[in-house]
Molecule: Bacterial small signal recognition particle RNA
Organism: Coriobacteriales bacterium
């Protein structure tokens, strides 16, 4: 110095794992969300109209579950590629 084998380290790729987001289902507001507004109230001579609590329905913030795709993040996870350092066998040169 070369081939081969092994190890450390750095970078890249793919996969897996964990977390977050997206998505989806459910729950979810006495009043300061919406709809419908019993009762009651108000306006009107009347016909009618108005505001609107409770309840119900739908949902916001938020909480919980779910699983597949997708995106982001992470690391004493795995494999592959490359750089570099170290070790070993063999071969060669000085």
């Nucleotide at each position: 110095g070369a081939u081969c084998g092994g190890g450390g380290u750095c970078g890249g790729g793919c996969g897996g794992c964990g977390g977050c987001a997206c998505g989806u289902c459910g729950c979810g507001a006495a009043c300061c969300u919406g709809g419908u507004c019993a009762g009651a109230u108000c306006c009107g001579g009347a016909a009618g109209g108005a505001a609107g609590c409770a309840g119900c329905c739908a949902u916001a913030a938020g909480c919980g579950g779910c699983c597949u795709c997708u995106g982001c993040c992470g690391a004493g996870c795995g494999c592959c590629c490359g750089g570099u350092c170290c070790c070993g066998c063999u071969c060669g040169a000085u």